[in-house]
C1' cells in the first nucleotide's frame, strides 16, 4: 500500500469478499515453567450458612455467672479488683464495599455565580462554665404469650432531661447612618428594648461542656455552553407563565396557598416514542473520525417493589423505622420473621466468568486519655494459558547420505537428510541437599530538655504471604512441541480413494473416473506454549466525501414560476471592535498517552521528573477582511423616453375549402374494403355526377434547421382589453439585489361533477376476417370521449433526461429582430435561434460563449439489485387516484459507454445449377441392396439432418466372424530368452471313440555333420503373453463439411486510458484481399494465380511387338514376306496463348468486338492440390497409444447356426410400362484393360451353360473384345410379339460341402406395371442423355453396386423479384454454449419471511371517576392534666386498590393477499433485430 468477484474481452461506476489490529470473550485440539495484570457482559432473578460496624468503665447504675486475692463455720457466703454479657449515656453506623434498575436530565462534562445558604470532628481566637429540680431504663417483683416480645407494680443515676440565674460581636424589634456596589440592595462606627446557655469526669498533668465570629474541609442551590435516534411524533402546557400578599426551606424559587393577568415553549425540532448512567478513559485510525464506557479514578443513580417521614452536622438512611404490595420461612393457627445490587457459597439462567481460604503484619477507617478493639476497606494466597511479558525442550561433529517411509521416467533415481544411529561438549530447567532476605517505620512505655505543643538517647517488642524469592553444589540430554494451511487472493505440491456421492467452501467457486480445492498418507509453509474457528468494534470504505464523492447516457435536477423565513451580496470613506489575530492569567483532578531517568538478572509491570491535555473563562493589545452604525458614489437593479418585434394570453365578430346528412335532379347495377374477402350499402334506385340547405370540428398553401411564452403550450381573417423581450438615448432612484426550505400560483393528455353541443375521428362493444387458437394486429359499424362553458385532478420518456443566477475563457459561419442609415451593397454593433470546431473537461459516448470548460452563491436530490414506489400510517382528492414512504427476506452482482464477433422476417453490392429457362429422373410397380422397426439363441459391432442408409464391406456358402448353441484348453495359437537336465517320444503309415477340435492304440525312428556338435521337438523354469472388452469426451494418424469459398493472419509505424482500430476501408476491376487508383500506412506470410499430370496443334529425335505411301515378292485372302520412316501411332524433347496486335470505352487495371491471325482466345478443357478455422463431426473394430476392466475368461481351438429372419417404414439403383419400340436376319467402327493355379485362337460334341482334345502368349507380337448404329422382314396399339417378377422341371460350373444360403443354361409358367400425388433430384457441352466395353475384390457368387473406358450426341440461360448456400460493406442488439440465442406473465408443487382479517391474548402510558394506609403539616372545647401539654377526633395531600370510556404497542389467529425463491412440469411467446403491430411514458 493493495487485491479477489459482472464480460468473449475492454473501461469506468458500483455493491459484495480478504488480508491488519483490538477482545472482560466462548468452543475445537494441545500442552513444561514463571513474573505482572484480569476473571456473571445472562436472571436489579431467588438464597441455606458463616463472616462484612462498632468503640468508649477516663460520662452512669450496676455486675448474675467464671477467675484470681482476703477472710471462713470448709456447705459456701461476704468485701474488695479486674474483664465480659445485657442497659442508660456520647461518638461512629450518611465513611469504606457493591451494583447500573432508572435517568437523555443542570443527570454529567466545562466555565462561571451566590449581595440567597449549611458545615459534627479538625485548626487559630474571645467569653463562660454559678444554682435548683423531676423522672426513665437496668436490676428486683409480679401478670399474659408457643414464639416474637409485651404489659403492671416498686425503686434508681448521669456529660439524659428539665427549671432559674449571669451574658455577648448572637436573634428580633425601634432609629442615626460614614462608605461601597451589581438592580433588589449592602454597611463601619452607634442608641434604645425584648429574648435565648452550660456537665461534668480525673491519677490535678488536664480533658471535656456553652456561646460568638474566623478558617480548613465537605456539601446545597443558580447560570452560560456542550450531551442518542426517530416527523410515518406538530403542536404542548392550567401551577401551566408572570405579579402581589403569605407560608415553608439551611437557602432562593409557583416550592406550597389565595388572588390578579394570559401568558409560556415550539421547525435553531416543543410534545410524544424509543434507547441509554456520564466522564477521564480505552480500541482503532496518516489524520479527522468512528467506535467504546470491564478493571483504575471522579460524578449521579439504586438497595426485594411502591411511598412515607423520625433521628441526626449531614439521609428520606445497602447490613434503621412506619406503612402497603409480590414472595418465602416459623407457628401451639391466636400471631410473628426475612431482605447477599458487601466477602466467599448455593440454586437457576447461559457459550460463558473463581476459594463457604489467611491475616489485620503493612496502607486506610471508626472509637478510645491510652493500651488496645472491630474492620471480607485492604494486604496476601488458591483456582483458570483469559490476556501481556520472559525462559526452556539442547549445543558442536557425524555420509555406507544407513534401514523405514513416500515419489519415480523403475532395480536406477529423488526426497525425509545431519536428519537418525554415533562421539564429544554444556547443564538454564528439573531433582535432592544446604543457606536464607527486603518488605519493619515505630507507637506506647523508661530516661535527658521544655511554660505549653514538642524534641532528643538508650534498649526491648511485632511478619499473613513464608522456609517465600534469591545463592550455593550434586546428578544426567537427563523431565518438556503443538496447532493450522498449502486451487487463486496468500507462504507452501505430489500419490492413493472417491466419482455432482461423500463432502469443502471467508469471495471466486471445487466434486459427473486421471481432483495440487473432499478424504488418507509422504513432504512442505507458517505461527509457537500454544495454534485455529466463531462472535462484536475500527481500518482498508474517499462506500456519507469538514478534510475528502458525485447528479445528460451508471443511482441522482423538484413539471414550471412567484416569493416568506435563512444562507450569500458592489465601490469609496468614517466610526466600533462582535467575528478574527497575538500576549498575559486562571483553569483545563490524579491514574492514562509522549519523551527521559530509574527499580525488580530482562521484559511486561512499576515509581519519578517532564511535555502534553489541541478546551473553557477572564483580561490587554491588533483592525487588513467579514459584521454593526453612519455619510456618499453609479458600473448591479430599477424607472422614464422613443422606436420596434412576434402562431405571447383572454372575450367577440367574420371567412372559405372539405367530410357528413337533407332536398331536388340526371342516371343504373353493381357500390365499398382487402394481402385476398367477407361483414356493411344498394332495384324502396346505392356508388358517381350537378344544384341547393344544414351543422359541428379543424384551419391547406404561406411554413422554415422560422417566431413567441416560466413551464404546459400557441398557427385562418380581424376588433377590444392584456402581459413580455429587444434597441436607443442616458433623463431619474441610488445596491433596491440572487437564491429559495415550507408555503402560494400554473401545470399536456386522459379522467371526475354539473349543463350544452356532437359533422369527422373513435377506447368500450358488436359483426366480418386471419389463425391451432386471436379476447389483437386488418376490415364494417359504433357508445363514453375529443368540442364550449364552470369547477376539480395535478400527474407524463412534464426530456435538452442538463436547477436558477453573476463573471471569465480561441474561432469559422447561417439565420430571425433591432440599431448604425436614406438603401437592392456590408466590414460594425445589441439581443434570440442553428450548424461545425481548438484548448479545457469527460469512462466513453460526447460538450465546447446557448458548456458536460474555469470560478463564485444558494437550493433540490443520490448513495449496490430485487421485494417497492410496495405495505402500514398520515395527508389530499367526489372518485380514480396522488404526495410522503419503510422492513422481513434474498441475489453477488443488477447497470452504464465503447470493442470484436455471431445474429435480424435490417439495408446496400455480389457470386453459385441457387431460383428462373429447359433435358432425363426420383416419389407409383416388380426386383436387387442399405438402414430402421419388429422378431430370434443369435439375429456381431459401427455409420444417424445437410455432412448415416449399393456406407467400413474393393466379394458372409464353411473360412472370413467380431455373434449364438455345444463340446475342449489353460504359461495356453504366436515370440523372446536361458542352461542344467533329459528326449529322439513326437515325424510318418495306419486302427478305434467323437460332430470336429482332441483323447487314445500298433507300427516306424527325423535331417545336417569336420561326428565334438548342431537344427527340429517335448518337459522344465523366467520374463512375457492375450482380449474386434469400455472409453474417439483422454489422444495420435485418418477422414467428411462449411469450401476450390475467398478469405485468415504477422512485423515496424500510427490512433485509442483500453478491448481494439489502421493496413484488409473507399472509388473502379475481376474467377479470385485478382488487379489499378486513392490513402497513417509501409511491406510480408498462409490462401488465390503460376509451377505438376492428362487432352487439343505442330516442330524435332527414335522406328518394335506399332505402321504401310512408294518399290519388290506373295495369297482365295489378311503388312503375310523383302523393304521403307512418308502417314497413323508409340515416348521423349520442343513449339504455341501473352488481352501479345488492331477498333472503341477507361487516368490506370481492365471491359467489349460472329476483328485479324491461330488448332486452340481471354483461366483453352479436365485433373491433382483444400488457408486460419468451425462441428468436443467421424472412427479405441484398419493401425498405433494414456487409463479403467478380464486372466480355468470377457482369452483360446472346434462343430453346427447366425450376420440372409419379415406384418411394415425410408433410401439408393436396375428392369420397364412400348411403334424414336419389340423380334428375327444381315452388316460397320472403339477405347481402356485383363491374363500362367491364367487368357486361351482354332477343331468336335451339346439348343445351351459348358465339355473334350489341341495351338499361341509372361503380352503395342497371343488372346478377352462391343453395343447403340446403318439395311431388309415382322408385329399394328392390345397388358399385346409390351413387361420381365415368380413358379415347377431338367442341367452346367466353382468348391471339402450349394438344405439353410451360389451363380449361369435351357423348357415351362407369364404377376404387378397403360408414364407416377404432395413434393423432390442431377445437368450449362463433348456436358445432359443413350449405348455398349473393361476391370479391383475373388475358388464361384448373390455386381442391378464401385472405379474407369470410349461410341452416339443434344435442348435452355430474358435475367435476380423470390427459395437455399456464401462473400464484403454498414445498421440495431437485452445474443457471446453466440437465434437451435435471450427471455416475459399465469396456471400447477415445495419452501421462506411479510401485509390484511372476525376473534383471542399481553404490555407500558394518559385521562376521570370511588376508596384510600403509614406519614408531615393544619385545626380540636367535651376525656387526663392546676398548668405546660397530651390523648382522641377531624381535616389537606398521597402509595396502593377498583370502575369506566377511549388511545398507543406487542404476540397468536380460522380465512386471504401480494412477494421472494427452487436443473430439467402447463399455457402461450410479450420484450431484446424493423423480434415479424416500432419501443417505452
Nucleotide at each position: 500500500a493493495g487485491g479477489g468477484u459482472u464480460u468473449g474481452a475492454u473501461u469506468a461506476u458500483g455493491g459484495c469478499u480478504c488480508a491488519g489490529g483490538a477482545u472482560g470473550a466462548a468452543c475445537g485440539c494441545u500442552a513444561g515453567c514463571g513474573g505482572c495484570a484480569g476473571g456473571c457482559c445472562u436472571a436489579a432473578u431467588a438464597c441455606a450458612u458463616g463472616c462484612a460496624a462498632g468503640u468508649c468503665g477516663a460520662g452512669g447504675g450496676g455486675c448474675a455467672g467464671c477467675a484470681g486475692u482476703a477472710c471462713u463455720u470448709c456447705g459456701g457466703g461476704u468485701a474488695a479488683u479486674a474483664g465480659a454479657g445485657a442497659c442508660c449515656g456520647g461518638c461512629g453506623a450518611a465513611c469504606g464495599g457493591g451494583u447500573g434498575c432508572g435517568u437523555a436530565a443542570c443527570g454529567c462534562g466545562u466555565a462561571u455565580g451566590c449581595a440567597a445558604c449549611c458545615u459534627a470532628c479538625c485548626c487559630a481566637u474571645u467569653a463562660c462554665u454559678g444554682g435548683a429540680a423531676g423522672a426513665u431504663a437496668g436490676c428486683c417483683c409480679g401478670a399474659g404469650g408457643a414464639a416474637a416480645c409485651u404489659c403492671g407494680g416498686a425503686u434508681u443515676a448521669a456529660u439524659a432531661u428539665u427549671c432559674c440565674a449571669u451574658g455577648g460581636u448572637a436573634u428580633c424589634g425601634u432609629u442615626u447612618g460614614a462608605g461601597g456596589g451589581c438592580a433588589u440592595c449592602u454597611g463601619a462606627a452607634g442608641a434604645c428594648a425584648a429574648u435565648u446557655a452550660a456537665a461534668g469526669g480525673u491519677u490535678u498533668a488536664u480533658c471535656g461542656g456553652u456561646a460568638a465570629a474566623a478558617g480548613a474541609u465537605g456539601g446545597g442551590c443558580a447560570u452560560g455552553c456542550g450531551u442518542a435516534a426517530g416527523a410515518u411524533u406538530a403542536g404542548c402546557u392550567a401551577g401551566u407563565u408572570g405579579g402581589u400578599g403569605a407560608g415553608g426551606u439551611a437557602a432562593c424559587g409557583g416550592c406550597u396557598c389565595a388572588c390578579c393577568a394570559a401568558g409560556g415553549c415550539a421547525g435553531c425540532g416543543a410534545u410524544c416514542u424509543u434507547u441509554a448512567g456520564g466522564g477521564g478513559u480505552u480500541c482503532u485510525g496518516a489524520g479527522a473520525g468512528g467506535a467504546u464506557g470491564a478493571u483504575c479514578c471522579c460524578c449521579c443513580a439504586c438497595a426485594c417493589u411502591g411511598g412515607u417521614a423520625c433521628u441526626g452536622a449531614g439521609a428520606u438512611a445497602c447490613g434503621g423505622a412506619c406503612c402497603a404490595g409480590a414472595c418465602u420461612c416459623c407457628u401451639a393457627c391466636g400471631g410473628g420473621a426475612g431482605g447477599c445490587a458487601g466477602c466467599a457459597g448455593u440454586a437457576g439462567g447461559g457459550a460463558a466468568u473463581a476459594u463457604u481460604g489467611g491475616u489485620c503484619a503493612a496502607u486506610g477507617g471508626g472509637c478510645g486519655a491510652g493500651a488496645g478493639c472491630c474492620u471480607g476497606a485492604a494486604c496476601c494466597a488458591g483456582c483458570c494459558a483469559u490476556g501481556c511479558c520472559g525462559c526452556g525442550u539442547g549445543c558442536a561433529g557425524g555420509a555406507a547420505g544407513a534401514c523405514g517411509g513416500c515419489c519415480u521416467u523403475c532395480u536406477g533415481g529423488g526426497u525425509u537428510g545431519u536428519a537418525a544411529a554415533c562421539u564429544g561438549c554444556u547443564u538454564u530447567u528439573a531433582u535432592a541437599u544446604g543457606g536464607g532476605a527486603a518488605g519493619a517505620a515505630a507507637a506506647u512505655g523508661u530516661c535527658c530538655u521544655u511554660g505549653c505543643g514538642a524534641g532528643g538517647a538508650a534498649a526491648a517488642u511485632u511478619g499473613c504471604c513464608g522456609g517465600u524469592a534469591c545463592c550455593a553444589u550434586a546428578u544426567g540430554a537427563a523431565u518438556a512441541a503443538g496447532c493450522a494451511c498449502c486451487g487463486g487472493c496468500u507462504a507452501a505440491c505430489u500419490c492413493c480413494g472417491u466419482g455432482c456421492c461423500a463432502g469443502c467452501a471467508g469471495c471466486c467457486g471445487c466434486g459427473g473416473u486421471a481432483a495440487u480445492a473432499c478424504g488418507g498418507a509422504g513432504g512442505g509453509u507458517g505461527c509457537a506454549a500454544g495454534c485455529g474457528u466463531u462472535g462484536u468494534c475500527c481500518g482498508g470504505a474517499u462506500u456519507u466525501a469538514u478534510u475528502g464523492g458525485g447528479u445528460u447516457u451508471a443511482a441522482a435536477g423538484g413539471g414550471u414560476a412567484c416569493g416568506u423565513a435563512g444562507g450569500c451580496g458592489g465601490c469609496u470613506u468614517u466610526u466600533u471592535a462582535a467575528g478574527u489575530c497575538a500576549g498575559u492569567g486562571g483553569u483545563g483532578a490524579a491514574a492514562u498517552c509522549c519523551u527521559g531517568c530509574a527499580g525488580c538478572u530482562u521484559a511486561a509491570c512499576u515509581g519519578c521528573a517532564g511535555a502534553a491535555c489541541u478546551g473553557c473563562c477572564a483580561u490587554u493589545g491588533a483592525u487588513a477582511c467579514u459584521g454593526g452604525a453612519g455619510a456618499g458614489c453609479u458600473u448591479g437593479a430599477g424607472u422614464a423616453u422613443u422606436g420596434u418585434u412576434a402562431a405571447g394570453g383572454u372575450a367577440g365578430g367574420c371567412g372559405g375549402a372539405a367530410u357528413u346528412g337533407a332536398u331536388g335532379g340526371u342516371g343504373u347495377a353493381g357500390c365499398g374494403g382487402u394481402g385476398a374477402a367477407a361483414u356493411g350499402c344498394a332495384u324502396a334506385g346505392a356508388u358517381a355526377c350537378c344544384a341547393u340547405c344544414a351543422g359541428g370540428a379543424a384551419c391547406a398553401c404561406c411554413g422554415a434547421u422560422u417566431g413567441c411564452g416560466a413551464a404546459g403550450g400557441c398557427a385562418g381573417c380581424u376588433u377590444a382589453c392584456u402581459g413580455g423581450g429587444c434597441a436607443a438615448u442616458a433623463a431619474c432612484u441610488g445596491a433596491c439585489g440572487c437564491u429559495a426550505a415550507g408555503g402560494u400560483a400554473c401545470g399536456a393528455a386522459a379522467g371526475c361533477g354539473u349543463g350544452g353541443g356532437c359533422a369527422g375521428c373513435g377506447a368500450a362493444c358488436a359483426g366480418g376476417a386471419u389463425u391451432a387458437g386471436a379476447u389483437a394486429c386488418c376490415c364494417u359499424g359504433g357508445u363514453a370521449g375529443u368540442c364550449c362553458a364552470c369547477g376539480c385532478c395535478g400527474u407524463a420518456a412534464a426530456c435538452g433526461a442538463u436547477g436558477u443566477u453573476c463573471a471569465c475563457u480561441c474561432g469559422c459561419u447561417g439565420u430571425c429582430u433591432g440599431c448604425g442609415a436614406u438603401a437592392c451593397a456590408c466590414a460594425g454593433u445589441a439581443g434570440g435561434c442553428g450548424g461545425c470546431u481548438a484548448a479545457g473537461c469527460g469512462a466513453a459516448a460526447g460538450c465546447a460563449u446557448u458548456a458536460a470548460g474555469u470560478g463564485a452563491a444558494c437550493c433540490a436530490c443520490c448513495u449496490g439489485g430485487g421485494g417497492a414506489g410496495u405495505a402500514c400510517g398520515a395527508u389530499c382528492g367526489c372518485a380514480a387516484g396522488g404526495u410522503u414512504g419503510a422492513a422481513a427476506c434474498u441475489c453477488a452482482a443488477a447497470g452504464g459507454a465503447a470493442u470484436u464477433g455471431a445474429c435480424g422476417g435490417g439495408g446496400g453490392c455480389c457470386c453459385g445449377c441457387a431460383c428462373a429457362a429447359g433435358c432425363g429422373g426420383a416419389g407409383g410397380a416388380a426386383c436387387a441392396u442399405g438402414u430402421g422397426g419388429u422378431u430370434u439363441a443369435a439375429u456381431u459391432c459401427g455409420a444417424u439432418g445437410a455432412u448415416a442408409c449399393g456406407c467400413g464391406a474393393g466379394g458372409a456358402a464353411c473360412c472370413u466372424u467380431a455373434c449364438c448353441u455345444g463340446g475342449g484348453c489353460u504359461u495356453a495359437a504366436a515370440u523372446u530368452a536361458u542352461g542344467c537336465a533329459u528326449u529322439g517320444c513326437a515325424u510318418a503309415g495306419g486302427g478305434u471313440a467323437g460332430a470336429a477340435a482332441u483323447a487314445u492304440c500298433c507300427u516306424u525312428u527325423u535331417c545336417c555333420u569336420u561326428c565334438g556338435g548342431g537344427a527340429c521337438u517335448a518337459u522344465u523354469u523366467a520374463c512375457a503373453a492375450g482380449g474386434u472388452g469400455c472409453u474417439g469426451c483422454a489422444u495420435g494418424g485418418u477422414u467428411g463439411u462449411c469450401g476450390u469459398c475467398a478469405g485468415c493472419u504477422c512485423g515496424u509505424g500510427c490512433c485509442g486510458u483500453g478491448a481494439g482500430g489502421u493496413g484488409u476501408c473507399g472509388g473502379g476491376u475481376u474467377a479470385a484481399g485478382u488487379c489499378c487508383c486513392a490513402u497513417a500506412a509501409c511491406g510480408a506470410g498462409c490462401g488465390c494465380a503460376a509451377c505438376c499430370c492428362c487432352u487439343a496443334u505442330c516442330g524435332u529425335u527414335a522406328g518394335u511387338u506399332g505402321c504401310c505411301a512408294g518399290c519388290g515378292g506373295g495369297u482365295c485372302a489378311u503388312g503375310c514376306c523383302g523393304g521403307g520412316g512418308a502417314c497413323u501411332c508409340u515416348a521423349g524433347c520442343g513449339a504455341g496463348a501473352c488481352u501479345g496486335c488492331c477498333a472503341c470505352c477507361g487516368u490506370a487495371a481492365g471491359g467489349u468486338g460472329a476483328g485479324a491471325g491461330g488448332a486452340a482466345g481471354g483461366u483453352g478443357g479436365g485433373g491433382a492440390u483444400g488457408a486460419c478455422g468451425u462441428c468436443a463431426a467421424a472412427u479405441c473394430a484398419g493401425c498405433a497409444c494414456g487409463g479403467c476392466c478380464c486372466u480355468u475368461a470377457u482369452g483360446u481351438c472346434c462343430a453346427g447356426g447366425g450376420c440372409u429372419a419379415c406384418a411394415c417404414a425410408c433410401g439408393u439403383g436396375u428392369u420397364a410400362c412400348a411403334a424414336u419400340g419389340g423380334c428375327a436376319g444381315g452388316u460397320a467402327c472403339a477405347a481402356a484393360g485383363g491374363g500362367c493355379a491364367g487368357c486361351u485362337a482354332c477343331a468336335u460334341g451339346g439348343c445351351a451353360a459348358c465339355a473334350u482334345g489341341a495351338u499361341g502368349c509372361u503380352a503395342a507380337u497371343c488372346u478377352c473384345u462391343a453395343a447403340a448404329g446403318c439395311c431388309u422382314g415382322u408385329c399394328c396399339c392390345a397388358g399385346u410379339u409390351c413387361g420381365g417378377a415368380u413358379u415347377g422341371g431338367a442341367g452346367u460350373c466353382u468348391g471339402c460341402a450349394a438344405c439353410u444360403c451360389g451363380a449361369c443354361u435351357u423348357c415351362u409358367u407369364g404377376a404387378a406395371g397403360u408414364u407416377g400425388g404432395a413434393u423432390u433430384c442431377g445437368c450449362u457441352a463433348g456436358u445432359a442423355a443413350u449405348c455398349g466395353c473393361g476391370u479391383a475384390u475373388c475358388a464361384g457368387c448373390c455386381a442391378c453396386g464401385g472405379c474407369g473406358c470410349g461410341g452416339u450426341g443434344a435442348a435452355u440461360a430474358c435475367g435476380u423479384u423470390c427459395c437455399c448456400g456464401g462473400g464484403c460493406c454498414u445498421u440495431g442488439u437485452a445474443c457471446a454454449c453466440a437465434c437451435c440465442g435471450c427471455c416475459c406473465g399465469u396456471c400447477a408443487a415445495g419452501c421462506c419471511a411479510u401485509g390484511g382479517a372476525a376473534g383471542c391474548u399481553g404490555g407500558g402510558g394518559g385521562u376521570a371517576c370511588c376508596u384510600g394506609a403509614a406519614g408531615u403539616c393544619c385545626g380540636u372545647a367535651a376525656c387526663c392534666g392546676c398548668a405546660a401539654g397530651g390523648a382522641u377526633c377531624g381535616g389537606c395531600c398521597u402509595a396502593g386498590g377498583g370502575u369506566a370510556a377511549a388511545a398507543c404497542u406487542g404476540g397468536u389467529a380460522a380465512c386471504u393477499a401480494g412477494g421472494g425463491u427452487u436443473a430439467a412440469g402447463u399455457c402461450g411467446u410479450a420484450a431484446c433485430a424493423a423480434g415479424g403491430u416500432a419501443a417505452c411514458c
Small-subunit ribosomal RNA from an uncultured prokaryote, 1481 nucleotides, folded computationally. Model confidence (mean pLDDT): 82 of 100.